Small-subunit ribosomal RNA, central domain from a metagenome, 350 nucleotides, folded computationally. Model confidence (mean pLDDT): 84 of 100. The full RNA is in RNAcentral, with records from SILVA. It matches the Rfam family "Bacterial small subunit ribosomal RNA". Its family is annotated with structural constituent of ribosome and ribosome in the Gene Ontology.

[in-house]
Context: one part of a larger RNA
């Protein structure tokens, strides 16, 4: 390589966009590159295969001969793939009417809580723990109450509920903007799908330069615990957490399950849209679609489980795996301010 795999044993790129490439609906006609088929030539001999001869048999020797196959030339076939021309609408877009939403982004506003500040009331504790102590307080704390300031987060509603490609996303409101879905069947007419390289995006932490800094809190100091305690616990507390602009490019980035499409029993929740029936209406019910759960048949599976949201059955394309350790290390290269990231061995050993 072939073959076999990829939820949990090794293995699905974090996600998306999309180039080359691969692959691809229905109908008609042409030509005939692939394909199928006839003929001719050729593929030396020996050898191989098959049928004989002979050495008693065998090996050895000898004789005849073809199939299959390749290449070239030439004659045909036209189902199928490619190709050329024409058409169609079931895939895919666009339009039109609705509709749900914490989707993105930029402003504006709100209340609760916390801390702090300044007054009032008020007096001896408070805080913290398993128990304490450090801390804080007669220079008046804690508690309570009036006024002011600040930053961060948005209780309840809230839901295996919504939405987004993923990361993610939750106070109210305004502007702006992306996508979905449903109904219709107006329009284009295969424009689809997958995707190496490439582009974009990508939690938290980290880094650079400004701002901000309430609470929390790596590091660090103190108090306890303990034989010790570089931990747990407690009291302080810097960076960080926040914001703007860059950078980094990784996560158990998980559904540990790549994308697309077709097909294969049901039951029962929930969420968005449409249609019908009953009803004055709320509502109930039948049905059809798009999501999201649960249970489960067939099937699959080593088992666990999965099961129309497949891990079933088919097709197309891509990524990846090939015993454990050494090792996601060394070296080289690329990227990065750095931290590091990407790519990624071998010796040796079991």
């Nucleotide at each position: 390589u072939u073959g076999g795999g990829u939820g949990u044993a090794a293995a699905g790129u974090g996600u998306u966009u999309g180039u080359a490439g691969g692959u691809g609906g229905c109908c008609u006609u042409g030509a005939a590159a692939g394909u199928c088929u006839g003929u001719u030539g050729u593929u030396a001999a020996a050898g191989u295969g098959u049928g004989g001869a002979g050495u008693u048999u065998a090996a050895u020797u000898u004789u005849a001969u073809u199939u299959u196959a390749g290449c070239a030339a030439u004659g045909g076939a036209a189902a199928u793939u490619a190709u050329a021309a024409g058409g169609c609408u079931a895939g895919a877009g666009u339009g039109u009417g609705g509709u749900a939403g914490g989707g993105g982004u930029a402003g504006a506003g709100g209340g609760a809580a916390u801390u702090u500040u300044u007054g009032g009331u008020g007096u001896a504790g408070u805080g913290g723990u398993g128990a304490a102590a450090u801390g804080u307080g007669u220079a008046g704390a804690u508690a309570u109450u009036g006024g002011g300031a600040a930053g961060a987060a948005u209780a309840u509603u809230a839901g295996u509920g919504g939405u987004g490609a993923a990361g993610g996303u939750g106070u109210u409101u305004u502007g702006u903007u992306g996508g979905g879905u449903u109904a219709u069947a107006a329009u284009u007419g295969a424009u689809g799908u997958u995707u190496a390289u490439g582009g974009a995006u990508g939690a938290a932490a980290g880094c650079c330069a400004g701002g901000g800094g309430a609470g929390u809190g790596a590091a660090a100091g103190g108090g306890a615990u303990u034989a010790g305690a570089u931990a747990u616990u407690u009291u302080u507390g810097u960076a960080g957490u926040u914001u703007u602009g860059g950078u980094u490019g990784u996560a158990a980035a998980u559904g540990a399950u790549g994308a697309a499409u077709a097909u294969u029993a049901g039951g029962u929740g929930u969420u968005g849209g449409g249609a019908g029936a009953a009803u004055u209406a709320a509502u109930u019910u039948u049905u059809u679609u798009g999501g999201u759960g649960u249970u489960g048949u067939a099937g699959c599976c080593a088992a666990u489980g999965u099961g129309u949201u497949a891990a079933g059955u088919g097709u197309u394309c891509c990524g990846c795996c090939u015993g454990g350790g050494g090792a996601g290390u060394a070296c080289g290269c690329a990227c990065g301010u750095a931290a590091g990231u990407g790519u990624g061995a071998a010796a040796c050993u079991c």